[in-house]
Molecule: transfer RNA
Organism: bacterium
RNA sequence: GCGUCCUUAGCUCAGUUGGUAGAGCAACGCAUUUACACUGCGAAGGUCGGGGGUUCGAGUCCCUCAGGACGCA
Numbered sequence: 001g002c003g004u005c006c007u008u009a010g011c012u013c014a015g016u017u018g019g020u021a022g023a024g025c026a027a028c029g030c031a032u033u034u035a036c037a038c039u040g041c042g043a044a045g046g047u048c049g050g051g052g053g054u055u056c057g058a059g060u061c062c063c064u065c066a067g068g069a070c071g072c073a
Base pairs, nucleotide, nucleotide: 001072002071003070004069005068006067007066010025011024012023013022019056028042029041030040031039049065050064051063052062053061
C1' cells in the first nucleotide's frame, strides 16, 4: 500500500428483507435478613465510533474519516 471483517448501555453481546433500540452481568432502590450474602421485584442507564448521502422512515443501504483484528504484498 491492497483486501475482508468489527465498532450498539459501565462490561459481554443480540437486533430476522429498512418500520417504536433489547438481553445477560454490574451498579442503584425495595422486599427478605439482627446484618451481609443468596433470591424475588422495580426503576434507571444509548446522539447505535465521528461526518455526509439515499429514503416517508437508517443500528441496518451507500460514501468518507477514526480506531481495532486478520490476510496479502